[in-house]
RNA sequence: AUACUCCCCCGGCAAACUUAUCGAAAGAUAAGGACGCAAAACUAUGGGUCUAAGAAUCGUCAUGAUUGAUGACUGCCAGGUUGCCAUA
Numbered sequence: 001a002u003a004c005u006c007c008c009c010c011g012g013c014a015a016a017c018u019u020a021u022c023g024a025a026a027g028a029u030a031a032g033g034a035c036g037c038a039a040a041a042c043u044a045u046g047g048g049u050c051u052a053a054g055a056a057u058c059g060u061c062a063u064g065a066u067u068g069a070u071g072a073c074u075g076c077c078a079g080g081u082u083g084c085c086a087u088a
Stems, first nucleotide, its partner, number of pairs: 002088002012037002017032006035075001041081003045078003048073003055067004
């Protein structure tokens, strides 16, 4: 430096749920809490999924319906970047 993760070391992250806050929502943040994770670190680049505010159209016209991300999910899959130990 590269590949790689059965074993070894220091350890790391934190699902659901609860509380508080933000948000139209999906969801996010913080604290608690652990289902799990060898990248469950970062990145919304590709695919996929979620929500549907604004906008447009329709309507039985204060309720509603359809279209639809510019919103969200990296713990959905991949790509890119970075990284610990052991081994080769």